[in-house]
Model confidence (mean pLDDT): 82 of 100.
This is a predicted structure of a 137-nucleotide RNA (SAM riboswitch aptamer (S box leader)) from an Actinomycetota bacterium.
Its Rfam family is "SAM riboswitch aptamer (S box leader)". Its family is annotated with regulation of gene expression in the Gene Ontology.
Lineage of the source: Bacteria > Bacillati > Actinomycetota.

Parts: sequence; C1' cells; structure tokens
RNA sequence: AGCUCAUCCCGAGGGGCAGAGGGAAACGGCCCGAUGAAGCCCCGGCAACCAUUUCGAUGACACCCAGUGAUCUGGGCGGCCGCCGGAACAGGUGCCAAGUCCGUCCGGUCUGCACCUGUGGCCCGGGAAGAUGAGAU
Repeated sequence: AGCUCAUCCCGAGGGGCAGAGGGAAACGGCCCGAUGAAGCCCCGGCAACCAUUUCGAUGACACCCAGUGAUCUGGGCGGCCGCCGGAACAGGUGCCAAGUCCGUCCGGUCUGCACCUGUGGCCCGGGAAGAUGAGAU
C1' cells in the first nucleotide's frame, strides 16, 4: 500500500506550550473555536478488537464400555483442537463534541408543487467513501 473479515446512535477530559483555525477529502448544510482551534507534551479516563486466564454449550477427533454379522448406534471420557456465548484482567492497539455531525448514489413509505416524463421536503433501508481492530499478502 491494496485485499478479506468484524464493528461504527454506548462510553470517556484536565493541565502546560501554542495562537486561528477545526469537524478525512470536494460541494452544500449545521456546528465547535480568543471563556483559546489545529498541533506537540504531561497526567487522567473510556471501551474491550487482539493477547492472556477462566466457565459453559456444541462439533469433529482420540480413547474406554455396551450392543450389532457388519456399516454403525448408544453411553462415558480427554485435550497447546474448531466454532459460539459468558466472566476476569488491562499486556498490544484504539478512542475521549454532535450517529462516521448530516447530506451527495440507489430503493421505499408519507407528503407539497406540477401533472406529459417530473420535481421539492420528512423519515426508513441499503450502497459508496471513511475510521478502528484483526488476519493473510
């Protein structure tokens, strides 16, 4: 860097330096910002993706027992096994205005206008794009 998968209406801010922008990009909207934006540093916090520990359920497998002529069936049991779910922890990340701030593309309900095809608004669903994690390359 691109690819795959999962998640994205929950949650969590103080101080110092700095000094005008910021909310990914473009456009539109709406916000945040001199009661101090971005950025950097310190401290604090949130969450639980991965790691670690543990519990349960389930599948395959191995072993044991019983049954059967046999394929096999039933029961028991095991672990650096797979998958699913719960709990603990806080090591690796991440995050700490607003749904990923909202819209843009597609579909639908309702509705205004026009009524030839349409067009505007609200809402809902999906997509695209993006963010974060994990994985393989």